[in-house]
About this RNA: The prediction has a mean pLDDT of 82. The RNA shown here (small-subunit ribosomal RNA) has 1482 nucleotides and comes from an uncultured bacterium. The RNAcentral record of the sequence draws on ENA and SILVA.

């Protein structure tokens, strides 16, 4: 000191979370020792038991026991009396207050014990308790009679002292009752106690001291305004009472005051301070332990005693609770120390001692002391120590991991040597004790010495990032983790385990709380155009702030001195416990308050003055400023009349509707209401809302000009007041057009909408309400300062002019530019966009407002309103984001430009039929698997009868059908033969049987073991290969420059091209992968060669090499460019034609079944072999084809012309046989030689004559041929016979731009044969059309909008249904709190009266608790209904984001399942096109 988290990425805003420290803590795991601290935070809930306040015989009476020198003494008890018991100890209920703290005052006061000084202590008397007698009662306790003492009580005396009253002087002070000094005069009142050991100790009066206490003032410190008014002893006075003492403290009377926005009153919460925690500080939070103060003592009230109490372990009364009881009555108060129950996450021993310190009593000895000193329990905290140290392997074992080589744990262990803190045992043994002695609970403790022996002693959390530390296995969105982000769906460093590692260590983690980080409430130290945030606007009281000069004051302010700010705490230093924690000493100090002295700037006050702020007077101008009255024309509509006839209107298209009762159209007239075209503009005016025909009247404000006047009169403004679009409300008018609602017609899946036809409120007027808008510049007001340019409105001045215009300057306003580019750079600010003299710049003053999103501008409460509603304004709960600006993409039913057989123009097809083939589906024992929009479907398969083969049925084998190795055996030449079973494989049985260099060497076989094998799974673990966008023109990099950054530039622009092709230009300059070219075939020529071509030679042809084409030449256009149009020549012309060649990437595209391969699974089977079947099924659907439907044809006969291929397990000639398939035959040929091999369409002639035919050939029957082990499932071909559908094909859809389409045949791979109509090639014949780019599809470039980035197959809204949760309302119901009115009225003091004495009785008012009543505030609960939040992939629609398909949004009103729709006014936070205007430049 920061970090993580919103995004595809970026910057900002903003919240959430983490790392630190702390605690009277608790919980989990673990636990060796010591020191010092600390320990019911909850129920101020209830308490058994013991103890916590007594003491004095030197005040007094007396009982008992003992002793006695008989005088008495000692001990102990009871009682009177004195002092103490008001301290010490506990707790924090109450209290928002003079309770506390600080500072002063008391001239308004008291004070026992202690202390100082002065003086005094004389005389007399009456009782009473204990005790004795009697009585009542269960008890507690009480009553009557009798006796007695005192330092108990009473009376009297004295008074130089004191008090009170009256009177007279001095000093001080003064508002005044005052104080002081020595006083003076006078009246009245008030004292005492004894005891003794003879030293004293006591007693009384007065005046002081110290310490203590009371009262008063100022200042300070919580939340709430959804608490705004409170108060009747209230505020003051007079009189009286009362107190130690001032005072409404109390009472009577009089007056009507007092407090409050600087927060009264009310409500909630809370003991206050020193301090403590944290923080750099300012602050924030807190008030355990220790110290000071206050308050309380079961709850409430009350007084008594006393120096002191309204009294924790005193009294009285009332209440609740508990206990005793003989039922009549009584007793009690742990918030003292221990302890117990309860509550709770949670907090200790019914311990020792008065040895020390202190307290009370006493003359003292001493007594008492749960104060205190100590010990015990708890890792609760802080501090310290230990659990060993050294040596010890290129490194044991075990465990983990591995690429199988190794690596890690790890010098770690073992082993060897050493030490003894600690532990155990034994011995010694304190300080604390002070004053000669005596006196120690702790304690035989601390500490010291010796002995024994590594011995008695390590865990917790973590390891994805933040955040130090990683591998393997298990699991498979399961189980689980998680502080935040987030992990887990078969390769998880995030779950669980193991190993390893990291951190801390007798602890470690978790939870809770506080501060910090958080500048995230901002005084230090934040903001408000778009992120949350400027009030709709103005006026203006209080308040805040305020121009220039002088003087005085000295309030603020500053300086110095001084008092105080308790101690402890804190800081520095020093010291004591072995160190530390802890403790002691010395010094220091913040802040605050008081007193004294001084300064005189600044702010303030007082006084005086000034004119620059502000205001007033005068003048001429501008303006849709406001109010009222009058007037005007155009248009719409209605009515009347005329002309005229069948339509009109409306829409994308229609219909509802109007019209033959005469519409629409047209002409004339009349009526009525509303709004004011052109001018008109970026214009003007107004505080804002807003204001527009013309004229008049009344009226407000602003600007300018010239002077004069006042003399700071100013700025801002909480509360308050006024104004305030549209909609809406009330009353009364008015009503042409428009037009929520409503009705109808369309559209649609629906259409409560968009479109159309009607149409009511309303819109208009008057008066009164409402008080809100995207009331916006999303930008509060005022003042000052900080370069310019231009335009425009108004005023003035100057020059000029006869005058005006123009021009120049200036003031005020309204706009704009300030850049890609020559003149004019703005600076500055901003997250960026942008703002920029009209600031969002630099400053000052005042006001308003903000503090994550949602819930919510909602609920409740209050105010206002007729209502609608407005203003003010939360919480629970929930999320980790919600946002702003900008960037790159993608997308748009956005735009611009361009391309493509993309459309169009053409030609021929598909879709209909039959068949072939592939697929889906279905079926099946199996119909193996894969491919499946474009980019699967005559695809993998370029050859499924067996094999293939992966599928099914059945039968077999198990080191295996195949590979390598090891060990043993086998003397043994292969794989063999025979027999039996069998469908075969195979099984069983029998037989035969090597080479050799003679080494059991090679090979074979058998057995056993390593292993083989798998077309099993995962193409979402992969390699390789392939498809597609797309042969589209794109995709990038280095350096530089720009930007905070993501990024941009380069690659945009202007031309051009098939092309990011080339040129120009340009903050870019270059480069790479693509394009093109280089390669192959082909078209022309030349040369060479010449086999198998040619009868020989030219030539054709073949092979090889070379030439040729480059916009090279000419003309035009263009920017003198790139290029393009035309022409010449040429075989070929602008890439001549074709091929190979496929950028960065996209689709988790395809393939584990071609191959390879990680992982995983099977192992007498998911491997291997065999026979048979299946992949060929068939209601149906789709794709690709073939053949056709015929005359441009079919049939028959005749006659022509290719290219490219193939051939030895092959091609096969001639000849012969067969109708044919074919057979036979055997010549030739390893092929420019021989063969396949007759090309076919074409052409010529004949026939058929429009029919289901001499078209078409499916299907079926019969007979054959060939291949092959084998044609049943399931081959091809031939012959004869049969002769189906089909007469040109719906919606829709495909190919093709020239040697192309179309038509025709030929060849070949695979292959025994073939289901080939397929695929791949070859030639023959050989067209039509392209105006063009509006539309469809795809693509490219630029631009624009975006709430999309999984990228529009995106995102996303609301109702409804289900579940969960919290809050509000709610007929009510049940509590609590504080008051009010009345009733009753204890104890008690007080007042009065009577008895008679010092009390008893009676009465009055006051008075706690209680009762009754109606209200206030607050809490709990509640049927039900409504909204909110969240939840898996539910339902209905599609509202929003692109022009989101009707631009969105705001206010308001109506309506509708729902999002929403419509009306009215408003904003741009609207895309696109056109027009107008403005700016810059030419």
């Nucleotide at each position: 000191a920061g970090a993580g988290u919103u995004u595809g990425a970026u910057c900002c805003u903003g919240g959430c979370u983490c790392a630190g420290g702390a605690u009277g803590a608790a919980c989990g795991c673990u636990g060796g020792c010591g020191g010092c601290g600390u320990g019911u935070c909850u129920g101020a809930g209830g308490c058994a038991u013991g103890c916590a306040a007594g003491u004095c015989g030197a005040a007094u009476g007396u009982g008992u026991a003992c002793c006695u020198u008989c005088g008495g003494g000692u001990a102990u008890g009871c009682a009177u009396g004195g002092c103490a018991a008001a301290c010490g100890g506990g707790a924090g209920c109450g209290u928002a207050a003079c309770a506390c703290a600080u500072u002063g005052g008391u001239a308004a006061u008291c004070u026992a014990c202690c202390u100082u000084g002065a003086g005094g202590u004389c005389g007399a008397g009456a009782a009473u308790a204990a005790c004795c007698c009697g009585g009542a009662g269960a008890a507690a306790u009480c009553c009557g009679g009798g006796a007695u003492a005192a330092u108990a009580c009473u009376c009297g005396a004295u008074g130089g002292a004191a008090g009170u009253g009256g009177g007279g002087g001095g000093a001080c002070a003064c508002u005044a009752a005052g104080u002081c000094a020595u006083u003076c005069c006078u009246a009245c009142u008030u004292a005492a106690a004894g005891u003794u050991c003879c030293g004293g100790c006591g007693c009384c009066u007065c005046a002081g001291g110290a310490g203590g206490a009371g009262c008063c003032u100022a200042u300070g410190g919580c939340c709430u305004a959804u608490c705004a008014g409170c108060u009747u002893g209230u505020u003051g006075g007079u009189a009286a009472g009362g107190u130690a003492a001032a005072a409404g403290c109390u009472u009577a009377c009089c007056a009507a005051g007092g407090c409050u926005a600087u927060g009264a009153c009310g409500g909630g919460u809370a003991g206050c301070g020193g301090g403590u925690g944290u923080g750099a500080g300012a602050g924030c939070a807190u008030g355990a332990c220790c110290c000071g103060c206050c308050u309380c003592a079961c709850u409430g009230g009350g007084a008594c005693u006393g120096a002191g109490a309204c009294a924790c372990u005193g009294c009285c009364c009332a209440g609740a609770c508990u206990c005793c009881u003989a039922c009549g009555g009584g007793a009690g108060g742990c918030u003292g120390c221990a302890g117990u129950c309860a509550a709770g996450a949670a907090u200790c021993u019914u311990c020792c001692u008065c040895a020390a310190u202190g307290g009370c009593c006493g003359a003292a000895a001493g007594g008492c002391u749960g104060a205190a000193g100590g010990a015990g329990c708890g890792a609760c905290g802080c501090c310290g120590c230990g659990u060993g140290c050294a040596u010890g392997a290129a490194g044991a074992a075990g465990c983990c991991u591995u690429u199988c080589g190794g690596g890690g744990u790890g010098u770690a262990a073992a082993a060897u040597g050493c030490u003894u803190u600690u532990a155990u045992a034994a011995g010694g043994g304190a300080c604390g004790a002070a004053a000669c002695a005596a006196u120690g609970a702790c304690g035989g403790u601390a500490c010291c010495u010796u002995a024994u022996g590594a011995a008695u002693a390590a865990g917790g959390g973590g390891c994805u990032g933040c955040u130090a530390a990683c591998c393997u296995c298990g699991u498979g969105c399961c189980a689980g983790c998680a502080g935040c982000a987030g992990c887990g769906g078969u390769a998880a460093u995030a779950c669980g385990a193991g190993g390893g590692c990291c951190c801390c260590g007798a602890g470690c983690g978790u939870u809770a709380u506080c501060c910090g980080g958080a500048u995230u409430u901002a005084u230090u130290g934040g903001g408000c155009g778009u992120a949350a945030a400027g009030g709709g606007u103005c006026c203006g009281c209080a308040g805040g702030u305020g121009g220039u000069u002088u003087g005085c004051c000295g309030c603020a302010u500053c300086u110095c001195c001084u008092g105080u700010u308790a101690a402890a705490u804190c800081u520095a230093c020093c010291g004591g416990c072995u160190c530390a924690a802890c403790c002691g000493g010395u010094a220091g100090g913040c802040c605050g308050c008081g007193g004294g002295a001084g300064a005189g700037a600044u702010g303030g006050g007082c006084a005086a003055a000034c004119u620059a702020g502000a205001g007033g007077c005068c003048g001429g101008g501008a303006g849709a400023g406001g109010c009222a009255a009058g007037c005007g024309g155009a248009a719409u509509u209605g009515c009347u009349g005329g002309u005229g006839u069948a339509g009109g209107g409306g829409u994308u298209a229609a219909a509802u509707c109007c019209g033959u009762u005469a519409a629409u159209a047209u002409c004339a007239g009349c009526a009525g209401g509303a709004a004011c075209a052109c001018c008109a503009a970026a214009u003007g005016c107004g505080a804002a809302g807003g204001c527009a025909g013309c004229u008049u009247g009344c009226u407000a404000g602003a600007a300018c000009g010239c002077g004069c006047c006042u003399g700071a009169c100013a700025c801002u403004c909480a509360u308050g007041g006024a104004c305030g679009a549209a909609a809406g409300c009330g009353u009364g008018g008015g009503g042409a057009g428009c037009g929520a609602a409503u009705g109808g017609g369309a559209u649609u899946a629906g259409a409560u909408a968009c479109c159309c036809c009607a149409g009511u409120a309303g819109u208009c007027c008057a008066c009164g309400c409402c008080g809100u808008a995207a009331a916006c510049g999303a930008u509060g007001g005022a003042u000052g300062c900080u370069a310019a340019g231009c335009a425009u409105u108004g005023g003035c001045a100057g020059u000029a002019u006869c005058g005006a215009c123009c021009c120049u300057g200036u003031c005020a306003g309204u706009g704009u530019u300030g850049u890609u580019c020559a003149c004019c750079u703005a600076a500055g600010c901003u997250a960026a966009c942008g703002c920029c003299u009209u600031a969002a710049g630099c400053a000052u003053c005042c006001c308003g407002c903000c503090u994550g999103g949602g819930g919510a501008g909602u609920a409740c409460g209050a105010g206002c309103g007729c209502a609608a509603g407005c203003u003010u304004a939360a919480a629970a709960c929930u999320c980790a984001a919600a946002g702003g600006a900008a960037u790159a993409g993608a997308c748009g039913g956005g735009g611009a430009c361009c391309c493509g057989c993309a459309c169009a123009a053409g030609c021929g097809g598909u879709g209909g039929a039959g068949c072939a083939u592939g697929u889906g589906g279905u079926u099946u024992a199996a119909u193996u698997c894969g491919a499946u929009a474009u980019u699967a479907a005559g695809c993998g398969a370029g050859g499924a009868a067996c094999c293939u083969c992966a599928c099914c049925c059945a039968g077999a084998c198990u080191u295996g059908a195949c590979a390598u190795c090891u060990a043993g055996c086998u003397g043994c030449a292969g794989a063999c033969c025979c027999c039996u079973g069998g469908a075969a494989a195979c099984a069983g049985g029998g037989g035969a049987g090597c080479c050799u260099u003679c080494g059991a060497g090679g090979g074979u076989g058998c057995u056993a073991g390593a292993c083989a094998g798998g077309u099993g799974c995962u193409g979402c673990a992969u390699g390789g290969u392939u498809g597609u966008c797309g042969u589209c023109a794109g995709c990038u990099c280095g350096u530089g420059c720009c930007g905070u950054g993501a990024g941009a530039u380069g690659u945009a622009c202007c031309g051009u091209u098939a092309a990011g092709u080339c040129g120009g230009a340009a903050a870019a300059c270059g480069a790479g992968c693509g394009c093109a070219a280089c390669c192959c075939c082909u078209a022309c020529c030349c040369u060479a060669u010449g086999u198998u071509u040619c009868a020989u030679g030219u030539g054709u042809c073949a092979u090889a090499g070379g030439g040729a084409a480059c916009u090279g030449c000419c003309c035009g256009c263009u920017u003198u460019a790139a290029g393009u149009g035309g022409g010449a020549g040429g075989a070929a012309g602008g890439u001549g034609g074709g091929g190979a060649c496929g950028a960065c990437g996209u689709c988790a595209a395809a393939u584990c079944a071609g191959c390879a391969u990680g992982g995983u699974c099977c192992u007498u089977a998911c491997g291997u072999c065999u026979g048979g079947g299946g992949c060929g099924a068939c209601a149906c659907a789709c794709g690709u084809g073939c053949u056709a439907c015929a005359a441009u044809g079919g049939g028959a006969a005749g006659u022509a012309c290719a290219a490219a291929g193939g051939g030895a397990c092959g091609c096969c000639a001639a000849g012969c046989c067969g109708c044919a398939a074919g057979g036979u035959g055997g010549a030739g040929c390893a092929a420019a030689u021989c063969c396949c091999a007759c090309a076919a369409a074409a052409c010529u002639u004949c026939u058929c004559u429009c029919a289901g035919u001499u078209c078409g050939g499916a299907u079926u029957g019969a007979g054959g041929u060939c291949u092959g082990c084998a044609a049943c499932u399931c081959g091809a071909c031939c012959u004869c016979a049969u002769g189906a559908a089909g007469u040109c094909g719906g919606a829709a859809u495909c190919g093709c731009u020239a040697g192309u389409a179309a038509a025709c045949g030929c060849g070949c791979a695979u292959c025994a044969g073939c289901c080939a109509u397929g695929a791949c090639g070859c030639g023959u014949u050989g067209a039509a059309u392209a105006c063009g780019u509006u539309c469809u599809c795809g693509g490219g470039u630029c631009u624009u909008g975006u709430a999309c980035u999984c990228a529009c197959c995106g995102c996303c809204c609301g109702u409804c249904a289900c579940g969960u949760c919290a809050a509000g309302a709610g007929a009510g119901c049940c509590g609590g709190c504080a008051a009010u009115a009345c009733c009753c009225g204890a104890a008690g003091g007080u007042c009065c009266a009577a008895c008679c004495u010092a009390g008893u009785u009676g009465g009055g008012a006051c008075g706690a608790a209680g009762g009754u009543a109606g209200g206030g505030c607050u809490g709990g609960u509640g049927a039900u209904a409504g909204g909110g939040a969240c939840g898996a992939a539910g339902u209905c629609g599609u509202a929003a984001c692109a022009a989101g398909g009707c631009a969105u949004c705001c206010g308001u009103a109506g309506c509708g399942g729902a999002a929403g729709c419509u009306g009215u006014g408003g904003c741009u936070g609207g895309a696109u096109c056109a027009c107008c205007u403005c700016c810059u430049u030419c």